The RNA shown here (transfer RNA) has 72 nucleotides and comes from Candidatus Collierbacteria bacterium GW2011_GWC2_44_18.
Rfam family: tRNA. Rfam classes the family as a transfer RNA. Rfam links the family to the GO term triplet codon-amino acid adaptor activity.
The sequence was found in a public genome assembly.
[in-house]
This record gives sequence, C1' cells and structure tokens, in this order.
RNA sequence: GGCAGGGUAGCUCAGUGGUAGAGCAAGGUCUUCAUAAGGCCGAGGUCACGGGUCCGACCCCCGUCCCUGCUA
Repeated sequence: GGCAGGGUAGCUCAGUGGUAGAGCAAGGUCUUCAUAAGGCCGAGGUCACGGGUCCGACCCCCGUCCCUGCUA
C1' cells in the first nucleotide's frame, strides 16, 4: 500500500429503516447490632467525525480518523 472486520452507557456487548437496550460496575434504599450476600429503585448516550439518500438513519451510500486481523 491492498483486502476484511470493528468504533453504541464507566466496562463487556446486543440492536440491519419507525421512541437506543441488557449484563456487570457506580449511586440511593430495604433487610442486619454491623458487614457481606440478597431484594427494590432511579440515573447514566454528540450511536467515532463530516456529508448524502429517505417522510423517518445506530442501521443504507460517500469521505475522514482510530483499533484489530490477513496479505504484499
């Protein structure tokens, strides 16, 4: 340099056109003399960035940046 995959909550990851989610973590609360474990509750998002298509885009198209693998 070429090809392929990936970038979504603090972390690990779903979500393939119609209101962005789960587990873990963190916080509050209940329980306990106290802690752990457990139950409950709410919060937390510029969906890497910029454009385009569409009534509507995390999703489709183009470009840029970053990560991983293969190849020369």